[in-house]
Transfer RNA from a Candidatus Nanoarchaeia archaeon, 75 nucleotides, folded computationally. It matches the Rfam family "tRNA". The sequence is in RNAcentral, with records from ENA and MGnify. The source organism's lineage runs through Archaea, Nanobdellati, Nanobdellota and Candidatus Nanoarchaeia. Its mean pLDDT, the model's own confidence on a scale to 100, is 83.
RNA sequence: GCGGGUAUAACUCAGCCUGGUUAGAGUGCUAGACUCAUAAUCUAGAAGUCGGGCGUUCAAAUCUCCCUACCCGCA
Numbered sequence: 001g002c003g004g005g006u007a008u009a010a011c012u013c014a015g016c017c018u019g020g021u022u023a024g025a026g027u028g029c030u031a032g033a034c035u036c037a038u039a040a041u042c043u044a045g046a047a048g049u050c051g052g053g054c055g056u057u058c059a060a061a062u063c064u065c066c067c068u069a070c071c072c073g074c075a
Stems, first nucleotide, its partner, number of pairs: 001074007010027004020058001029045005051067003055063001
């Protein structure tokens, strides 16, 4: 230099192809229940610029283009 992949909650990921409800799950965290107490279990809650930017659209995590970081391959 060329090609491919990944980027979404503190962590691990789904959702993207086929645009449309208020962006979800597990773990973790906080509070409550239970317990003599802790753990486990149950209930509730908080937590997100969907890597950054531009564009298309009534509407973008999702589509177009550019860029960044990391991983793999080729040279």